[in-house]
Context: one part of a larger RNA
Molecule: large-subunit ribosomal RNA, domain I
Organism: Cohnella lupini
RNA sequence: UGCGCACGGAGGAUGCCUAGGCGCCAGGAGCCGAAGAAGGACGCGACGAACAGCGAUAUGCUUCGGGGAGCUGUAAGUGAGCUUUGAUCCGGAGAUUUCCGAAUGGGGAAACCCAGCUACCGUAAUGGGUAGUUACCCUCGACUGAAUACAUAGGUCGUUGGAGGCACACCAGGGGAACUGAAACAUCUAAGUACCCUGAGGAAAAGAAAACAAAAGUGAUUCCGUCAGUAGCGGCGAGCGAACGCGGAGAAGCCCAAACCUAAGGGCUUGCUCUUAGGGGUUGUAGGACGUCUCACAUGGAGUAAGAAAAGAGAAGAUUAAGCGAAGAGGACUGGAAAGUCCCGUCACAGAAGGUAAAAACCCUGUAGCUGAAAAUCUACUCUCUCCGAGACGGAUCCUGAGUACCGCGGGACACGAGAAACCCCGUGGGAAUCCGGCAGGACCAUCUGCCAAGGCUAAAUACUUCCUGGCGACCGAUAGUGAAGCAGUACCGUGAGGGAAAGGUGAAAAGCACCGCGGGAGCGGAGUGAAAAAGAACCUGAAACCGUGCGCUU
Numbered sequence: 001u002g003c004g005c006a007c008g009g010a011g012g013a014u015g016c017c018u019a020g021g022c023g024c025c026a027g028g029a030g031c032c033g034a035a036g037a038a039g040g041a042c043g044c045g046a047c048g049a050a051c052a053g054c055g056a057u058a059u060g061c062u063u064c065g066g067g068g069a070g071c072u073g074u075a076a077g078u079g080a081g082c083u084u085u086g087a088u089c090c091g092g093a094g095a096u097u098u099c100c101g102a103a104u105g106g107g108g109a110a111a112c113c114c115a116g117c118u119a120c121c122g123u124a125a126u127g128g129g130u131a132g133u134u135a136c137c138c139u140c141g142a143c144u145g146a147a148u149a150c151a152u153a154g155g156u157c158g159u160u161g162g163a164g165g166c167a168c169a170c171c172a173g174g175g176g177a178a179c180u181g182a183a184a185c186a187u188c189u190a191a192g193u194a195c196c197c198u199g200a201g202g203a204a205a206a207g208a209a210a211a212c213a214a215a216a217g218u219g220a221u222u223c224c225g226u227c228a229g230u231a232g233c234g235g236c237g238a239g240c241g242a243a244c245g246c247g248g249a250g251a252a253g254c255c256c257a258a259a260c261c262u263a264a265g266g267g268c269u270u271g272c273u274c275u276u277a278g279g280g281g282u283u284g285u286a287g288g289a290c291g292u293c294u295c296a297c298a299u300g301g302a303g304u305a306a307g308a309a310a311a312g313a314g315a316a317g318a319u320u321a322a323g324c325g326a327a328g329a330g331g332a333c334u335g336g337a338a339a340g341u342c343c344c345g346u347c348a349c350a351g352a353a354g355g356u357a358a359a360a361a362c363c364c365u366g367u368a369g370c371u372g373a374a375a376a377u378c379u380a381c382u383c384u385c386u387c388c389g390a391g392a393c394g395g396a397u398c399c400u401g402a403g404u405a406c407c408g409c410g411g412g413a414c415a416c417g418a419g420a421a422a423c424c425c426c427g428u429g430g431g432a433a434u435c436c437g438g439c440a441g442g443a444c445c446a447u448c449u450g451c452c453a454a455g456g457c458u459a460a461a462u463a464c465u466u467c468c469u470g471g472c473g474a475c476c477g478a479u480a481g482u483g484a485a486g487c488a489g490u491a492c493c494g495u496g497a498g499g500g501a502a503a504g505g506u507g508a509a510a511a512g513c514a515c516c517g518c519g520g521g522a523g524c525g526g527a528g529u530g531a532a533a534a535a536g537a538a539c540c541u542g543a544a545a546c547c548g549u550g551c552g553c554u555u
Base pairs, nucleotide, nucleotide: 002553003552004551005550006549007548008547009546015540016505017504020476021475022473023472024471025470026469027468028467029465030464031165032164039100040099041098042055043054044053046078047077050074051073052059061094062093063092064091065090066089070082071081072080105114106113107112115134116133117132118131119130120129121128136162137161140158141157142156143155144154170201171199172198173197174196175195181188185235211218212217222249223248224247225246226245232240233239253457254456255455256401260279261278262277263276264275265274266273267272268271284435286400287399288398289397290394291393292392293391294390295389300388301387302386303385311384312383313382314381316379317378318377319376320375322371323370324369328344330343331342332341333340345362346361347351353365354364355363406430407429408428409427410426411425412424416442437452438451439450440449441448492499493498512539515526516525517524518523
C1' cells in the first nucleotide's frame, strides 16, 4: 500500500408519514369604487422584532342573536387583569376607520410639503387648533354676459353622472403578425390564431323573417347530436369545409316612426308651415288612418324580468351562528401504552371520517336522523296595488323608415381564392319605386312561391371561475406536488423591465437530562426521564461515495 473481517465517523439516499399542492364535480356568488376602491405606508399590546388582527374609539367600540367556563392570537415566560351581573369565542347589523393611492384645494422624488373660504376654539396680539369645503369633464337648470342692437360665445353658482381597480377566465367590437405546412416558395396555410386597444355583463352576443324551402311544407334567436368529412372551395396542391332536413335542450314575444285628431308655442308671405306634448297606430290572407256599424266599461285579462310603472303587507323556503343525537370506562393475555388476540355483550335511518400511548360502530369529535334565527340577504307565492277596449264591413283618398335600395369601380366577409358568383358589409361616383309598390328563391329573364328592408327592446337553453361551501380522485408525497407543505414571490441577483431559490419529521407525552465529575469552552462521563437517548433538539429510519481505528493476510 492493497484485500478481508469487525467497529466507528461523515453523509442524507431509501422506507414510512403529511401539515401542502394538483385535477374534477355540485351548489352559491359573479363585482368593488368620489359615501374614496383594489393595493399599500405608518402606527395600535405591560414587555424587542415579525406574522395575523385592528386604526388616534387602534390586539379594539355599540347593539341583536348563539354559546356556557374559562379567557387576555401565533407564543413560551413574568406581570397585571377579565369572567355565571355570562367573559373569551361564533354569527347579523352598525360606529370608528391616520396617511398614500383614480387621489380630486395647489404642489410633489407615493405614504410628504404648502394653502384659500366658512363656522367654532385658543392667544393681550400674531403664530396656532378642530370640523366642513375648494380638481377636471359631461347632463340639466338658474343668474349673468363681449366684439355687436337683439342675440350668441364666454363666465359664476347649483345639479346628475363619469374617472380607477380587476378574474392573465368567459363575451362583443376596432386593429392584427410570423414561425410553420405546402417536404423549396410567391396565391394558399398557420389564422382572423397569438398579441394590442376599446367596451360591457353575470353572462355577453344574437333574436321575432324584405327567413328557409320547393309544388310538400316550416315558422325569432341560441346551444347540442346528426346530416358529413357529404355538397363544394382549392398553385383542384397542401389543405379548407358548409347548408337544407331530422332528433333534442330551451321556449315569449313586443315597442316606436308615419298617416289622422287635440293642445301649446314659434315663423311669417294670414293660411300655410315648423316644433313640442298627448291620443292614434305597428302589418304581408297586406295593415293602419279615414267612413259606417256591432258588442263592451270588470264575476274579465295582464303586470314590476322585454312589452308603462311605484309602493306596502302576509305566509313559505334558503343562506349567514348553532342544538339534540344510539350502543362496552366488560373480563383475560401480550405490551411502555390496547383500539390488537381470546371469551362474553350492545346499538344501528348512525359500520363516513378523524383523534385517542399499536389496528375503536359502542372512549372523544362526529355520522344517519331530527330541531333551530333577534338581525340581514335571496328565492318564489298571495293580497293590497297598477294598467287595459274588442271586432265586422267599405275600398275613394292618405300613410307604411331615402342620398336609402340598387348600379359602376375598389375592397372585405360569406365553407365559396373573381369565379357563371347570388346573398351580406365598407369606401367612392351615380341614384329609384311608393301597394297597379318592393325584396328574395346562387349570374340573368319569365312564370310561380316566399317575404315586407332602409327604427328599437327582449328571459331561457350557451361560455367561464378570482372567490365561498361541500364532495370526489387506478393524482403527488418533500429533487415529487404550486415557484412557494417552514413568515415565498421571501432571501438573493439586476439601473430597470425582470429573474428567483434553498429549507418538512425528537417523543405517546417535554417527561427537553435536577444533581455530581472532567474541560476555558464546545463537548464528554455518571446519575435521572423515557418503551427506546445507538429518540438529546446537528434529534424517525439512516444506503452509497468519502475518512478512520483494531485484527488477519499481503507488497